[in-house]
Context: one part of a larger RNA
RNA sequence: GGAUGAAUGCUAGCGGUAUGCUUAACACAUGCAAGUUGAACGAAAACAUUAGUUUUAGUAGCGAACGGGUGAGUAAUAAUUAAGAAUCUACCUUUAGGUAAAGAAUAACAAUAAGAAAUUAAUGUUAAUACUUUAUACUAUUAUUUUUUUUUGAUUAAUCGAAAAAAAAUAAUAAAAAGAUUUUUUUCGCCUACAUAGAUGAACUUAUUUCUGAUUAGCCAUUUAUAUCUAAUAUUAAUUUAUUAGGGCAAAGAUCAGUAGCUGGUUUGAGAGAACGGUCAGCCACAUUGGGAUUGAGAUACGGCCCAAACUUCUACGGAAGGCAGCAGUGAGGAAUUUUCCGCAAUGAGCGCAAGCUUGACGGAGCAAUACCGCGUGAGGGACGAAAGCUUAUGGGUUGUAAACCUCUUUUAUUAAGGAAGAAUUUUGACUGUACUUAAAGAAUAAGCAUCGGCUAACUUCGUGCCAGCAGCCGCGGUAAUACGAAGGAUGCAAGCAUUAUCC
Numbered sequence: 001g002g003a004u005g006a007a008u009g010c011u012a013g014c015g016g017u018a019u020g021c022u023u024a025a026c027a028c029a030u031g032c033a034a035g036u037u038g039a040a041c042g043a044a045a046a047c048a049u050u051a052g053u054u055u056u057a058g059u060a061g062c063g064a065a066c067g068g069g070u071g072a073g074u075a076a077u078a079a080u081u082a083a084g085a086a087u088c089u090a091c092c093u094u095u096a097g098g099u100a101a102a103g104a105a106u107a108a109c110a111a112u113a114a115g116a117a118a119u120u121a122a123u124g125u126u127a128a129u130a131c132u133u134u135a136u137a138c139u140a141u142u143a144u145u146u147u148u149u150u151u152u153g154a155u156u157a158a159u160c161g162a163a164a165a166a167a168a169a170u171a172a173u174a175a176a177a178a179g180a181u182u183u184u185u186u187u188c189g190c191c192u193a194c195a196u197a198g199a200u201g202a203a204c205u206u207a208u209u210u211c212u213g214a215u216u217a218g219c220c221a222u223u224u225a226u227a228u229c230u231a232a233u234a235u236u237a238a239u240u241u242a243u244u245a246g247g248g249c250a251a252a253g254a255u256c257a258g259u260a261g262c263u264g265g266u267u268u269g270a271g272a273g274a275a276c277g278g279u280c281a282g283c284c285a286c287a288u289u290g291g292g293a294u295u296g297a298g299a300u301a302c303g304g305c306c307c308a309a310a311c312u313u314c315u316a317c318g319g320a321a322g323g324c325a326g327c328a329g330u331g332a333g334g335a336a337u338u339u340u341c342c343g344c345a346a347u348g349a350g351c352g353c354a355a356g357c358u359u360g361a362c363g364g365a366g367c368a369a370u371a372c373c374g375c376g377u378g379a380g381g382g383a384c385g386a387a388a389g390c391u392u393a394u395g396g397g398u399u400g401u402a403a404a405c406c407u408c409u410u411u412u413a414u415u416a417a418g419g420a421a422g423a424a425u426u427u428u429g430a431c432u433g434u435a436c437u438u439a440a441a442g443a444a445u446a447a448g449c450a451u452c453g454g455c456u457a458a459c460u461u462c463g464u465g466c467c468a469g470c471a472g473c474c475g476c477g478g479u480a481a482u483a484c485g486a487a488g489g490a491u492g493c494a495a496g497c498a499u500u501a502u503c504c
Stems, first nucleotide, its partner, number of pairs: 001504004006500005013375006019368002021333001026331003030328003035062003040059002043056005069286003078210002081207004087202002092198002095193005100134004109124002112121003139174016179188002211258003218249003224245002227243002231239001261283004265276004288309005311322004339365001341364003347361001348359004378408004388399004414440005422431001448493005453474003459488005469476002
């Protein structure tokens, strides 16, 4: 000198664009943050009245694994860059075919019982695209047989064996379905296919690079594996089981300990580097702490379940309930960080044939000079130079064209009137009567902060008297202090200025 998610002091007119708990992954009152489908299903209620309409608790489907938050853990089960082979993939697109037959229940509901509640028990009753069984099916697996091809062994050769691949036949085993809607033609679904391919997403393997300590030197014991078996998985593999062998890593730093989410990037620097990783984007991990599985195409399952622990709340003491590192907000901690706001109008997401519903994602407004950028606080003229202040050698000098005064302008502020774009398509705009435009009157509404001994731009007077105090370094202050305090003047930057902290 530059920089910051900054803080503190003094000061403060406006706009635009960004940013805003860096500390306690501390504890949380309250509200909201994931629903949707009545064109899957029965039922109830209301309105209507016999044609129906609306609403919805429940069953069912899809979604809730996304989106949003945080950085505790993690030094490699991560990230980064590259290369792979033994995999799965709901919805979507694509190819081919199908959508047959039957059955038993159950919630809702009704009435009953237990309980403070949470909730539960048992009886009766009903439906489905819920559940179960059956048929058929491209197909799959296994076995046998046949044919062909390739490799290989024996043999002089014919030929005889072994292994692999492909094709065909036979047999056995295994596996489907669901309807709704309509203007009756459709539209939306449902099922099957490792011999339908893609897209998307995900899992896996190998290598590259990734902080400090040797005052951590040996470590690993299921540890190592081109061995043989067993099991599991979507798949490979000591992932796992039982054997067998005895290995594997390590001064090119293993192991241990400390610290830390990684990257694109950011800051600085001529560069090489150094430091950092907040906002935004990609990946990872986590959801009070520690375990566990279930459902599902997919689970670290934040607003799911079970168990244990700590804490909090309710209780009729028998038992129950909870999880803001979602958005606001509260307490606590701290030098320090915002509204319990508006809207789904836009962009996107979920569900739905659709209309649409939901969405603290998102779009916006509010707060904060926190940062960057821009604008203004007036312009021109105006004295051998008013007054007043300060100073003086008492002549003057200086503040100073500064003011007054004259002539203008109206950015901005104020008042009044008009008033968008963002909306695609019939509708639909939170922001918003906002941005912007026009008019009116009037210099009107708007300047501070630090410094002035040298480094370092800017000097005098008074007060003080090694006192009070200053100070980044050198150092000032002892009665003439340009260094302390005040005043006048000056210098620098300017809606900021200065200090502190940290990085280059």

RNAcentral holds the full RNA, with entries from ENA and SILVA. This is a predicted structure of a 504-nucleotide part of an RNA (small-subunit ribosomal RNA, 5' domain) from Pterocladiophila hemisphaerica. It matches the Rfam family "Bacterial small subunit ribosomal RNA".